Molecule: Lysine riboswitch aptamer
Organism: Mollicutes bacterium
RNA sequence: AAUACAAAUAGAGGCUGCGAUGCAGAUGAGUAACAUAGGGAGUCGGUAGACUGUGAACUGUGUGAAAGGCAACCAUCGCCGAACGUGCUAUGUUGACAAACAUAACGCGUGGGAUCGUAUGAAACACAUACGGGACUCCUACUUCGGUAGAGGCGCUAAAGGUUUU
Numbered sequence: 001a002a003u004a005c006a007a008a009u010a011g012a013g014g015c016u017g018c019g020a021u022g023c024a025g026a027u028g029a030g031u032a033a034c035a036u037a038g039g040g041a042g043u044c045g046g047u048a049g050a051c052u053g054u055g056a057a058c059u060g061u062g063u064g065a066a067a068g069g070c071a072a073c074c075a076u077c078g079c080c081g082a083a084c085g086u087g088c089u090a091u092g093u094u095g096a097c098a099a100a101c102a103u104a105a106c107g108c109g110u111g112g113g114a115u116c117g118u119a120u121g122a123a124a125c126a127c128a129u130a131c132g133g134g135a136c137u138c139c140u141a142c143u144u145c146g147g148u149a150g151a152g153g154c155g156c157u158a159a160a161g162g163u164u165u166u
Base pairs, nucleotide, nucleotide: 001166002165004163005162009158010157011156014080017079018078019077020076021075022074025070033063034062035061036060037059038058042051043050044049046097047096083110084109085108086107087106089104090103091102092101093100094099111137112136115133116132117131118130119129120128121127138152139150140149141148142147
């Protein structure tokens, strides 16, 4: 000096970077529920089961919520595999099982935001996930400096070290 390997430190992407919390608001919904008049034996649930002649379903009238989830804007905090999804395991919650939700470890996947289409979840034209499309953008490589490509965050850039080999 070069090569290979592993770890730590500091940074960049964007004016819609990621996540959490908070406020307002819309949706949920003229729904559930309650009262009343009729009505007259069913209604809900995946199962078990629960409610009901002390009046089910249904109809009219009146009053009329809530939870979860949430586009845009703003504020505060933590950050740049930020985070998200998925599989399995463990713990906890919901009256039992199923199922659902939350947290954690491990494995796998995803560069980023928006938009369009299909499917699923959901009350939803919100949002999320999967697949696909066309543009934009970041990074790296190549370049005739016009651009091309995608192998891409387990990455990239910077400076200084460690170990191995020559």